Notes: Predicted 3D model of a 73-nucleotide RNA (transfer RNA) from Komagataeibacter rhaeticus DSM 16663. Rfam family: tRNA. By type it is a transfer RNA. Rfam describes the family as follows. Transfer RNA (tRNA) molecules are approximately 80 nucleotides in length. The source organism's lineage runs through Bacteria, Pseudomonadati, Pseudomonadota, Acetobacteraceae and Komagataeibacter rhaeticus.

RNA sequence: GUCCCGUUCGUCUAGAGGCCUAGGACGCCGCCCUCUCACGGCGGCAACACGAGUUCGAAUCUCGUACGGGACG
Numbered sequence: 001g002u003c004c005c006g007u008u009c010g011u012c013u014a015g016a017g018g019c020c021u022a023g024g025a026c027g028c029c030g031c032c033c034u035c036u037c038a039c040g041g042c043g044g045c046a047a048c049a050c051g052a053g054u055u056c057g058a059a060u061c062u063c064g065u066a067c068g069g070g071a072c073g
Base pairs, nucleotide, nucleotide: 001072002071003070004069005068006067007066010026011025012024013023018056027045028044029043030042031041032040049065050064051063052062053061
């Protein structure tokens, strides 16, 4: 340099065009329980890498950029 794959809450992950103002687990915060802690129960916090395009509608499809991984030279 060329090509391929990936990027979603703090972490791990679900998602395959409308049911997603994005769900689950761990985590964190609050409350309940307990003499206290732990366990357990309930509630809350928190994310689509960035830009453009396609579409009535995009986390999802296309292109570019950034970052990470791989193959070739």